[in-house]
Context: one part of a larger RNA
RNA sequence: CUGGGCGUAAAGGGCGUGUAGGCGGCCAGGUGUAUCGAGGGUGAAAUCCCACGGCUCAACCGUGGGAAGUCUCUCGAGAUUACCUAGCUAGAGGGUAGAAGAGGGAGAUGGAAUUCCCGGUGUAGCGGUGAAAUGCGUAGAUAUCGGGAAGAACGCCGGUGGUGAAGACGGUCUCCUGGGCUACUCCUGACGCUGAGGCGCGAAAGCUAGGGGAGCGAACGGGAUUAGAUACCCCGGUAGUCCUAGCCGUAAACGAUGGACACUAGGUGUGUGGGUUCAGAGCCUCCGUGCCGAAGCUAACGCAUUAAGUGUCCCGCCUGGGGAGUACGGCCGCAAGGCUAAAACUC
Numbered sequence: 001c002u003g004g005g006c007g008u009a010a011a012g013g014g015c016g017u018g019u020a021g022g023c024g025g026c027c028a029g030g031u032g033u034a035u036c037g038a039g040g041g042u043g044a045a046a047u048c049c050c051a052c053g054g055c056u057c058a059a060c061c062g063u064g065g066g067a068a069g070u071c072u073c074u075c076g077a078g079a080u081u082a083c084c085u086a087g088c089u090a091g092a093g094g095g096u097a098g099a100a101g102a103g104g105g106a107g108a109u110g111g112a113a114u115u116c117c118c119g120g121u122g123u124a125g126c127g128g129u130g131a132a133a134u135g136c137g138u139a140g141a142u143a144u145c146g147g148g149a150a151g152a153a154c155g156c157c158g159g160u161g162g163u164g165a166a167g168a169c170g171g172u173c174u175c176c177u178g179g180g181c182u183a184c185u186c187c188u189g190a191c192g193c194u195g196a197g198g199c200g201c202g203a204a205a206g207c208u209a210g211g212g213g214a215g216c217g218a219a220c221g222g223g224a225u226u227a228g229a230u231a232c233c234c235c236g237g238u239a240g241u242c243c244u245a246g247c248c249g250u251a252a253a254c255g256a257u258g259g260a261c262a263c264u265a266g267g268u269g270u271g272u273g274g275g276u277u278c279a280g281a282g283c284c285u286c287c288g289u290g291c292c293g294a295a296g297c298u299a300a301c302g303c304a305u306u307a308a309g310u311g312u313c314c315c316g317c318c319u320g321g322g323g324a325g326u327a328c329g330g331c332c333g334c335a336a337g338g339c340u341a342a343a344a345c346u347c
Base pairs, nucleotide, nucleotide: 003319004318005317006316007301008300012315014201015200016199017198021194022193023192025088026087028085029084030083031082034080035077036076037075038074039073040072041071042069048066049065050064051063052062053061054060091191092188093187094186095184096183097182098181103177104176105175106174107173108172109171110154114150115149116148117147118146119145120144121143125136126135162169163168206247207246208245209244210243211242215241216240220236221235222234223233258314259313260312261311262310263309266292267291268290269289270288271287273285274284275283276282296303297302320347321346322345329340330339331338332337
């Protein structure tokens, strides 16, 4: 460069925002950029293809013809592309009126449970396991009642329910705040899609500083088990788990399925709206979320209007296994390490 691919075989970037770039709705006029047609020029020879011929054949060689281009000039065409001009409303955005939601941030507050402390009742056990033991308890435990303190998490509702771009989000109330949805079709008039770099967000663990520390609990100590037991089980228990500020930037960050638009049978649940109906049921409709299935697709499994179907546009990625997501270099990080990313060799 060309081809084929990316749910599970190698392969979708963790997610967003957006720069350059690529791509882009309907109508009219213009230009004639791309494009197309005709003609001229050029594209040395050799090489290549075809025909004929010369060495006894062939290789080789000769003659003639052809082919070969992001080439150039002139004339012409005006659909498509591009550009210019004037418009349109179906894309996109805005306005008005509504309804839903664990969307985000901050503050306040509530009950249950747990542990600890104080006091009462009460006495010999409690706890734990497959069975035990370590452990706790006559300095009065466990159990039970009353009072107090602390931290963390929010039962029922709760639902293949909801919200968010993803990570993720769940007691209650208040304040601040983002996004989507529906109805009207009032306004703008292509303002759009994607997005290399960039920037931002990003579970858990981990790191820095300061706080906090109930429960749980890497490490660690002890008890068991066992041939051993650096484990699984039990008794303890530090970091951590929590908060504030700042790093880290990873994951089976998964739907293992990038984003946008259009088109292609249906059926049945469910969530928030709208219309119809006196009301309810029902019916119609938009947006979401599940299941089952037609055509079609698929190696099969399966997917199937939430596509893995049929197409268009843009990005990312793959190219046998191991070596290796490693070495080296660079960039980032306090560190841990992250990102980028080979080769020898080997099967």
This is a predicted structure of a 347-nucleotide part of an RNA (small-subunit ribosomal RNA, central domain) from an uncultured bacterium. The RNAcentral record of the full RNA draws on ENA.